Context: one part of a larger RNA
RNA sequence: UGACAGGGGCCUGCACAAGUGGUGGAGCAUGUGGUUUAAUUUGAUGCAAAGCAAAGAACCUUACUAGGGCUUGACAUGCUGUGAAUCCUCUUGAAAGAGAGGGGUGCCCUCGGGAACGCUGACAUAGGUGGGGCAUGGCUGUCAUCAGCUCAUGCCGUAAGGUGUUGGGUAAAGUCUAGCAAUGAGCACAACCCUCAUGUUUAGUUGCCACCAUUGAGUUUGGAACCCUGAAUAGACUGCCGUUGAUAAGCCAAAGGAAGGUGAGGAUGACGUCAAGUCAUCAUGCCCUUUAUGCCCUGGGCGACACACAUGCUACAAUGGGCAGGACAAAGGUUUGUGAUCUUGCAAGGGUGAGCUAACUCCAAAAACCUAUCCUCAGUUUGGAUUGUAGGCUUCAACUCACUUGCAUGAAGCCAGAAUCACUAGUAAUCGCUGGUUAGUCAUACGGCAGUGAAUUCAUUCCUGGGCCUUGUACA
Numbered sequence: 001u002g003a004c005a006g007g008g009g010c011c012u013g014c015a016c017a018a019g020u021g022g023u024g025g026a027g028c029a030u031g032u033g034g035u036u037u038a039a040u041u042u043g044a045u046g047c048a049a050a051g052c053a054a055a056g057a058a059c060c061u062u063a064c065u066a067g068g069g070c071u072u073g074a075c076a077u078g079c080u081g082u083g084a085a086u087c088c089u090c091u092u093g094a095a096a097g098a099g100a101g102g103g104g105u106g107c108c109c110u111c112g113g114g115a116a117c118g119c120u121g122a123c124a125u126a127g128g129u130g131g132g133g134c135a136u137g138g139c140u141g142u143c144a145u146c147a148g149c150u151c152a153u154g155c156c157g158u159a160a161g162g163u164g165u166u167g168g169g170u171a172a173a174g175u176c177u178a179g180c181a182a183u184g185a186g187c188a189c190a191a192c193c194c195u196c197a198u199g200u201u202u203a204g205u206u207g208c209c210a211c212c213a214u215u216g217a218g219u220u221u222g223g224a225a226c227c228c229u230g231a232a233u234a235g236a237c238u239g240c241c242g243u244u245g246a247u248a249a250g251c252c253a254a255a256g257g258a259a260g261g262u263g264a265g266g267a268u269g270a271c272g273u274c275a276a277g278u279c280a281u282c283a284u285g286c287c288c289u290u291u292a293u294g295c296c297c298u299g300g301g302c303g304a305c306a307c308a309c310a311u312g313c314u315a316c317a318a319u320g321g322g323c324a325g326g327a328c329a330a331a332g333g334u335u336u337g338u339g340a341u342c343u344u345g346c347a348a349g350g351g352u353g354a355g356c357u358a359a360c361u362c363c364a365a366a367a368a369c370c371u372a373u374c375c376u377c378a379g380u381u382u383g384g385a386u387u388g389u390a391g392g393c394u395u396c397a398a399c400u401c402a403c404u405u406g407c408a409u410g411a412a413g414c415c416a417g418a419a420u421c422a423c424u425a426g427u428a429a430u431c432g433c434u435g436g437u438u439a440g441u442c443a444u445a446c447g448g449c450a451g452u453g454a455a456u457u458c459a460u461u462c463c464u465g466g467g468c469c470u471u472g473u474a475c476a
Base pairs, nucleotide, nucleotide: 001476002475003473004472005471007470008469009468010467011466012465013464015460019423020422021421022420023419026314027313028312029311030310031309032308033307034305035304042053043052064300065299066298067297068296069295070294073125077124078123079121081119082118083117087102088101089100090099091098092097107114108113127289128288130287131286136283137282138278139277140276141274143272148187149186150185151184152183153182154163155162156161168177169176193266194265195264196263198234199233200232201231202230203229204228208223209222213220237260242252244250303442320375321374322373324371325370326369332363333362337356338355342351343350344349382413387408388407389406390405391404392403429452430451432449433448434447435446
């Protein structure tokens, strides 16, 4: 100087407390372990692995496995020989491929040849999702959006080092203030960036409609006020008033204001820690492999199932369930697409194919909610697992192994032990909508969007994470 302490002091965080809703019990979905297997490809393993890589495994993907094939190779460059290339037919085969036949002569041209694309041969070499992230780069997680981490000069110390950066206040903050052998500076903090909340100006089409007309309808004249959309700009700074404070920084309260003390959210992550993660994104030294650890194909597997764990979904009901009618969003996507209308079917779906390259058309119906009615506390008109059967759709193909519709079936479950998690406001809870990936989809996931909309915070004693100062130490 650090590290450590069931040492001390100060401070802070949904850390506890106060509340709300969960997990742990049930069924199912997904992931992991284990077991099994020809293979169940691989990685990730306390927080910081486990709905993670994977924004989507029927084939492909695919790395695994069984079998069938290839060996200058699926891919790259160079050389030789040969044929232009594309194309068609047959045999064999599960396919990959192998064999045979036919057709065909283009482009440039100095007529020697050349370009592009095939086939053949020999080598240089290709190839490797083979190895180790403890040889590495790059990227990422974590402590932590915690407030820290350092330097120059000076001073102190024999030196390691110290000082500055500590002490008084204050703050979300090493933020600011004032003091001081320190004076300055840098990386983080803050601000600058984006979105949301208010106004003004400008622009009005595909959006809007107050006035004058008009229509079934902002439909059409018309309008530029309003709404909305895009751009520009204003606005918030403790600016103003008062109390308090050291005449400081600030704190508290009020006014005005759309917004008030960081306005709300996002992006942004210092020095470093964990030999943290990744050689399977990519790159890469070294090692290994080269008729195979490379490459092509068919089928299977990644989907197995005594069990254990994790994350979710659906429930156990009356603040509910069924049925009928009625109302109100935002944000997205669409030409390999979205698909109105009409029609058919109980439905999924089928037929038809208008409009839309989109503020125009379509997806599109928002759902919780309201009104009316049935059920009346039951394993039920709860719950929907499981199973049977008849269909539909996508695809070359739906058995292993997709999704979906109708009918029938109607399991566990009556609020959950020890324990444990999230959340402080438009938040939790609850309710739908939408997007990417996709032919389709195992999405209950992930990313976004709006609707309805709470309770509680006495306080810091304790648990836990962190920061600063200080004490001790036989530790480094």

Predicted 3D model of a 476-nucleotide part of an RNA (small-subunit ribosomal RNA, 3' major domain) from Trichopus zeylanicus subsp. travancoricus. The source organism's lineage runs through Eukaryota, Streptophyta, Magnoliopsida, Trichopus and Trichopus zeylanicus. The RNAcentral record of the full RNA draws on SILVA. Its Rfam family is "Bacterial small subunit ribosomal RNA". Gene Ontology terms of the family: ribosome and structural constituent of ribosome.